[in-house]
């Protein structure tokens, strides 16, 4: 140097053009003498930028970060 895969909430992951989700964690309250289990319920998220489209997690470019192949 060239390719090719991934980036989505603190954390592991869905989500393939149309309001962004689970699960754990965190908070809050209920229960309990108390704690820890349960129950409820709140907040939190698309890697940065730019382009296409009335609309982008999405679909095109570059960059970046990780990991892997070739040389």
């Nucleotide at each position: 140097g060239c390719c090719c895969u991934a980036g989505u909430a603190g954390u592991u992951u869905a989500g393939u053009g149309g309001u962004a989700a689970a699960a754990u964690a965190a908070c809050u309250g209920c229960c309990u003498c108390g704690u820890a289990a349960g129950c409820a319920g709140u907040a939190g998220u698309u890697g940065u930028a730019g382009g296409u489209u009335c609309g982008a997690u999405u679909c095109c470019u570059a960059c970046c970060u990780a990991g892997g192949g070739c040389u």

About this RNA
Transfer RNA from a Candidatus Aenigmatarchaeaceae archaeon, 71 nucleotides, folded computationally. The sequence is in RNAcentral, with records from ENA. Model confidence (mean pLDDT): 82 of 100. The source organism's lineage runs through Archaea, Nanobdellati, Candidatus Aenigmatarchaeota, Candidatus Aenigmatarchaeia and Candidatus Aenigmatarchaeaceae. It matches the Rfam family "tRNA". It is annotated as a transfer RNA.